RNA sequence: CAACGUGCCCGGGGUCGGUGUAAGUCCGAACCGGCGGUGACAGUCCGCGAACCGCGGCCCCUCGUGGGGUCCGGCCGAACCGGUGGGAUUCCGGUACCGACGGUGAAAGUCCGGAGGGGAGAGCGCGUGA
Numbered sequence: 001c002a003a004c005g006u007g008c009c010c011g012g013g014g015u016c017g018g019u020g021u022a023a024g025u026c027c028g029a030a031c032c033g034g035c036g037g038u039g040a041c042a043g044u045c046c047g048c049g050a051a052c053c054g055c056g057g058c059c060c061c062u063c064g065u066g067g068g069g070u071c072c073g074g075c076c077g078a079a080c081c082g083g084u085g086g087g088a089u090u091c092c093g094g095u096a097c098c099g100a101c102g103g104u105g106a107a108a109g110u111c112c113g114g115a116g117g118g119g120a121g122a123g124c125g126c127g128u129g130a
Stems, first nucleotide, its partner, number of pairs: 001129001003128006010121001015029004030110002032099002034048004043097002052074003056071006079095005101113003
C1' cells in the first nucleotide's frame, strides 16, 4: 500500500386507533428503508444481495413418496414537479409510489416462522508481492 492469497470480526428498519366473536392482516391515520456505484448525501437512477421459481446438475437423509444442502439457470417492486448549484430522478420544498415466501380466530413492508441461517459488502490482521 496497487494486486493476489488467507484468517477473523461486523453486516435490516418499522403501529396506534376504529369495526368486529376474532385483525399489529380489513378501514383510518402513522411508521420503516440492506450493500456498492454516481459530477453532491438515493427505498424509487445504474448494478448487487436476500426471498421466490425449475419434475435442472451434484451431495445427504428416507423402503418409497418426499425433504434438506449446494451449484447453475430464471425471475426480481416503486418518482415526478419546482428551487439552489459548475454539477443533484441523490440536497431543499411539494405531491406521489413500492415492499419475497410460509403461518395466522380475518386478507400482513411493520406480528410469528425458516433465521442463533444466508448475504451483497465493510473493516482489521497475517503472508506473498510491488
Molecule: FMN riboswitch aptamer (RFN element)
Organism: Propionibacterium freudenreichii